[in-house]
RNA sequence: CCUCGAAAGGGCAAACCGUUUGUGAAAACGGGACGCAAAACCAAGGGCCACAAUGAGUGGAAGCCUGGUUGCCGAAG
Repeated sequence: CCUCGAAAGGGCAAACCGUUUGUGAAAACGGGACGCAAAACCAAGGGCCACAAUGAGUGGAAGCCUGGUUGCCGAAG
């Protein structure tokens, strides 16, 4: 140092539930943990969802895959 992931310290938070917002997908807050070594960030490509409609637009999530950026620790290799 990593195309590696033992240990330690920690971190995030699915489904579901409550309140609110939104046409909706969904989002925020709280609870809750299925899981995650990038489940941190981006949304460039593919895919997924919603609204509009006859236009090819506007949104959404991204913990599906590819890609980019950054990052804690340091056993074996």
This is a predicted structure of a 77-nucleotide RNA (c-di-GMP-I-GGC riboswitch aptamer) from Blastopirellula sp. The sequence was found by an Rfam model in a public genome assembly. Lineage of the source: Bacteria > Planctomycetota > Planctomycetia > Pirellulales > Blastopirellula. The coordinates come from a structure-prediction model, not an experiment, and the mean pLDDT is 86.